[in-house]
The RNA shown here (Bacterial large signal recognition particle RNA) has 255 nucleotides and comes from a Microcaldota archaeon.
The RNAcentral record of the sequence draws on ENA.
The model forms 87% of the base pairs in the Rfam consensus.
The coordinates come from a structure-prediction model, not an experiment, and the mean pLDDT is 76.
The gene name in the source record is ffs.
Rfam family: Bacterial large signal recognition particle RNA. By type it is a non-coding RNA gene.
RNA sequence: GCGGGCUAGGUGGGGGCUAGGGGUCCCUAUCCGUAAAUCCCCUUAGACGGACCGAAUGCCUGGUGCGUCUUUGUGUAAGAGUACAUCCUUCGUCUUAGGUGUUGACAUCCUGUCCUACGCGGUGGAGCUUGAUAUGAACCGGGUCAGGCCGGAAGGAGCAGCCCUAAGUAUCAAAUUCCAUGCUCGUAGAAAACAGGAUCGAGCUGAUGACGAAAGGCUCUGUAUUCUUAUGCAAAGGCAAUCCAGGAAGCCCGC
Repeated sequence: GCGGGCUAGGUGGGGGCUAGGGGUCCCUAUCCGUAAAUCCCCUUAGACGGACCGAAUGCCUGGUGCGUCUUUGUGUAAGAGUACAUCCUUCGUCUUAGGUGUUGACAUCCUGUCCUACGCGGUGGAGCUUGAUAUGAACCGGGUCAGGCCGGAAGGAGCAGCCCUAAGUAUCAAAUUCCAUGCUCGUAGAAAACAGGAUCGAGCUGAUGACGAAAGGCUCUGUAUUCUUAUGCAAAGGCAAUCCAGGAAGCCCGC
C1' cells in the first nucleotide's frame, strides 16, 4: 500500500418547549417498524425490534450554502379599531317632476259634531210609602151559624160551611230615596280633527335635488391612521443539511 473479518462509532438539521437532552408539534431533508405524548421518556441524556455504513456515511480544518429563524423597513390582501367628513339622520330655506286649486287655494270668523264639568230629565235595577184588585186565619179575629149538644120551653154555647176582615202574599199604579248609564236637553269651557255656512281672492302640496348652519351618529360611502394575520421585496444577524478538498486515525489475519 492492497484485500478480508471485527469492534468503537454512525444513520440529518433548525425553530419552539425544557434546568438540560431526545421525541410528539412547525419548517426543511429522508433507513424501517411498534407503544407513549399539547405533553411522553431520560439525566450527560429516550424504550424495544430489524436493516445499512464501518475505521468511514463518524471526528477535525477550510470552502460551498438546499433551507430556516429573528429584527428593522417597505408593498399588497383580509379582519378589527379610532378620528374626520356632506357620508347618514334631524331641522330650515329654495326649487324641480308630479298632484291639487276661480266648480274657490291659503287664511279668518260663526255654527255643529267630538271632548270635559255641572244641572234637569229619560231608561234599567233595588228600597220605602200610599192606593186599587185578587188572595188570605186549623188554633190564640168578627158576623151568621145546617147538623149535632144542653134546656120542659123560650133560648144558650157553638163545630163544619159561608161572609167580612187583621197580619201576610201577588199584581198594577203613583210619589220618593239610592245605584247605574255616551239616552235627550240645557249651561260653561279647552287644543286638534271632521262637517256646514260666510268673508277674502291665488296659491297649496311636493318624492328627488340644491343650499345653509347646527346637533347627533358611524348603519352605508369615502379619507387618514393604529393593531393583528398572511404574503412579496430589501438590509442586518444567527443556525445550518448536502457536497468538495485536506488532515488525524482502533484490533485481527493474509499478500